[in-house]
RNA sequence: UGCUCAUCCAGAGGGACUGAGGGAACGGCCCUGAGAAGUCCCGGCAACCGCCGCGAAUCCCCGUACGCACCAGAGAAGUUGGUGCCUACGUCGCGGAAACGGUGCCAAAUCCGACCGUCGCGAGAGUCGCGCGGGCAGAUGAGAA
Numbered sequence: 001u002g003c004u005c006a007u008c009c010a011g012a013g014g015g016a017c018u019g020a021g022g023g024a025a026c027g028g029c030c031c032u033g034a035g036a037a038g039u040c041c042c043g044g045c046a047a048c049c050g051c052c053g054c055g056a057a058u059c060c061c062c063g064u065a066c067g068c069a070c071c072a073g074a075g076a077a078g079u080u081g082g083u084g085c086c087u088a089c090g091u092c093g094c095g096g097a098a099a100c101g102g103u104g105c106c107a108a109a110u111c112c113g114a115c116c117g118u119c120g121c122g123a124g125a126g127u128c129g130c131g132c133g134g135g136c137a138g139a140u141g142a143g144a145a
Base pairs, nucleotide, nucleotide: 001145003143004142005141006140007139008138013042014041015040016039017038021031022030023029026113027112028111043106044105045104048102049101051096052095053094054093055092056091062090063089064088065087067085068084069083070082071081072080110137115134116133117132119131120130121129122128123127
């Protein structure tokens, strides 16, 4: 950097330095010298991975680990490698902790929209407005390359 999957209307800010922008991009609409962005310190939120418990599925193959048996090498012994067997884990769901792990986040729904809908309502000649659903783009995490 691109790919796959999950989530995105909840939640959580003070200080120091500094000084003009920021909310990804476009259009809106906002925030901002009563201090933006950034850096640092402290604090907090959440629960994606990891951790713990329970349940389900699988228990064909494969991987990891404990144990057991056999074989081989070396040996006084501890032990090393291989094969086989058993058990547990791996997958899914629910719940828990968050102090010690890896991240993330702490204005506004991802701030809203943009594209599509033989979806709804209203006004209609075209069509428009509002809502709903989907999509695009993006963010975060996990995984594989």
The RNA shown here (SAM riboswitch aptamer (S box leader)) has 145 nucleotides and comes from a Propionibacteriales bacterium. The prediction has a mean pLDDT of 77. The source organism's lineage runs through Bacteria, Bacillati, Actinomycetota, Actinomycetes and Propionibacteriales. The model forms 97% of the base pairs in the Rfam consensus. It was read from a public genome assembly, where an Rfam model found it.